Model confidence (mean pLDDT): 89 of 100. Large-subunit ribosomal RNA, domain IV from Caldicoprobacter oshimai DSM 21659, 328 nucleotides, folded computationally. The sequence was found in a public genome assembly. Lineage of the source: Bacteria > Clostridia > Caldicoprobacterales > Caldicoprobacter > Caldicoprobacter oshimai. Its Rfam family is "Bacterial large subunit ribosomal RNA".
Context: one part of a larger RNA
RNA sequence: CCCUUGUCAAGGAACUCGGCAAACUGACCCCGUAACUUCGGGAGAAGGGGUGCCCACCGGGAGGUGGGUUGCAGGGAACAGGCCCAAGCGACUGUUUAACAAAAACACAGGUCUCUGCUAACUCGUAAGAGGAAGUAUAGGGGCUGACGCCUGCCCAGUGCUGGAAGGUUAAGGGGAAGGGUUAGCGGAAAGCGAAGCCCUGAACCGAAGCCCCAGUGAACGGCGGCCGUAACUAUAACGGUCCUAAGGUAGCGAAAUUCCUUGUCGGGUAAGUUCCGACCUGCACGAAAGGCGUAACGACUUGGGCGCUGUCUCGACAAGGGGCCCG
Numbered sequence: 001c002c003c004u005u006g007u008c009a010a011g012g013a014a015c016u017c018g019g020c021a022a023a024c025u026g027a028c029c030c031c032g033u034a035a036c037u038u039c040g041g042g043a044g045a046a047g048g049g050g051u052g053c054c055c056a057c058c059g060g061g062a063g064g065u066g067g068g069u070u071g072c073a074g075g076g077a078a079c080a081g082g083c084c085c086a087a088g089c090g091a092c093u094g095u096u097u098a099a100c101a102a103a104a105a106c107a108c109a110g111g112u113c114u115c116u117g118c119u120a121a122c123u124c125g126u127a128a129g130a131g132g133a134a135g136u137a138u139a140g141g142g143g144c145u146g147a148c149g150c151c152u153g154c155c156c157a158g159u160g161c162u163g164g165a166a167g168g169u170u171a172a173g174g175g176g177a178a179g180g181g182u183u184a185g186c187g188g189a190a191a192g193c194g195a196a197g198c199c200c201u202g203a204a205c206c207g208a209a210g211c212c213c214c215a216g217u218g219a220a221c222g223g224c225g226g227c228c229g230u231a232a233c234u235a236u237a238a239c240g241g242u243c244c245u246a247a248g249g250u251a252g253c254g255a256a257a258u259u260c261c262u263u264g265u266c267g268g269g270u271a272a273g274u275u276c277c278g279a280c281c282u283g284c285a286c287g288a289a290a291g292g293c294g295u296a297a298c299g300a301c302u303u304g305g306g307c308g309c310u311g312u313c314u315c316g317a318c319a320a321g322g323g324g325c326c327c328g
Base pairs, nucleotide, nucleotide: 001323002322003321004320005319006318007317008316010314011313014312019309027051028050029049030048031047036041038147052069053068054067055066056065057064058063070074082307083306084305085304086303087302088301089299090298094106095105110145111144112143113142114141115140116139122131123130124129148294149293150292151291153224154223155222158221159220160217161216162215163214164213167212168211169210173206174205178201179200180199181198182197185193186192225243226242227241228240229239252286253283264280265279266278267277268276
């Protein structure tokens, strides 16, 4: 000097990104317990008091009541919650990155859409076959959402899906117009023409689904405007005009796990607060099942505050054990 452990005057978070770590609390009995709430809870809330031994009485006993007594200390050692307030996220118990992440991520009951009539849909397999299921729509598969409460607006133009079938387009195939090759023959020769057969091309026309087309559909993929003017202070604009759109963001929330400007502004808390809480709304760039807003309970989650407590600190000291180091 390092590690592990113990103790400390006065102060008590001044430490620090942050009370990290440590300390406080701790068992049992009694008293007593708020907001809020889904009436279960919150609750061990919080906050107090007691605890040894002896005697008497009561009791079947556990124990109770009264009196006495002792130590600094009686749950005498050991084991044994710190608590409260507010906010965010996720309802909850669960699950997860075996070995840097346990979470606001995943799952979840519940909600909803969609597919599936049974040789089901769907999945695995080349197949046989198997799962689904020895189930049968109160069932099974897939997608999204994620308890509960109040709700979930507008757009079907594009894309998707579903339905439609008049018209347009359209494959193989059918169909064979026409053209070509070959040559019996015709031609005085040649050029050339050229039946049948065989062969090669091959037009019109007839040909489904699909696509075009017509509808529907958003808890399908998705989307949800701009400029100008206007009220008898000013400011603002209920109101008007105009352009564009498929339609121009409703409720609710809002400097937010989202706000760039920004430490926005005001209020609260502090002596002092880029964080925090409550408001405002100018939402760079919230918004309604990639759900919106609330919400009791729950959380080794995250944030702010407080009480208690402390060697975290002011600021260090001492002690014990184990290393290191020195001598041998």